Notes:
SAM riboswitch aptamer (S box leader) from Candidatus Fimenecus stercoravium, 99 nucleotides, folded computationally. Its Rfam family is "SAM riboswitch aptamer (S box leader)". About the family: The SAM riboswitch is found upstream of a number of genes which code for proteins involved in methionine or cysteine biosynthesis in Gram-positive bacteria.

RNA sequence: CCUUAUAAAGAGUGACGGAGGGACAGGCCCUGUGAAGUCCGGCAACCUGCAUAAAAUGCAAGGUGCCAAAUCCUACAGCCUUUCGGCUGAAAGAUAAGG
Numbered sequence: 001c002c003u004u005a006u007a008a009a010g011a012g013u014g015a016c017g018g019a020g021g022g023a024c025a026g027g028c029c030c031u032g033u034g035a036a037g038u039c040c041g042g043c044a045a046c047c048u049g050c051a052u053a054a055a056a057u058g059c060a061a062g063g064u065g066c067c068a069a070a071u072c073c074u075a076c077a078g079c080c081u082u083u084c085g086g087c088u089g090a091a092a093g094a095u096a097a098g099g
Base pairs, nucleotide, nucleotide: 001099002098003097004096005095006094012040014039015038016037020030021029022028025074026073027072041067042066043065046063047062048060049059050058051057071092076089077088078087079086080085
């Protein structure tokens, strides 16, 4: 980089740390009542293992991932709407598995 799948559920009154964080832009938020990061803890079940001949399902948790807000919202297109706005799809990003 390409392909496929998934996303409104779930996860801490912990320790260290000490000012940022929520991808980008615009918004809107979180944060000294303690951000990022590290450790511990936890959630979930894509891959994996086990059970059955397989599928489906169940159990486990080895490899990842994740633990404010719908992927926090929007951005582009279509439809609806007097307006505010609403719905659907894409794009982009994220994660997994494969190439």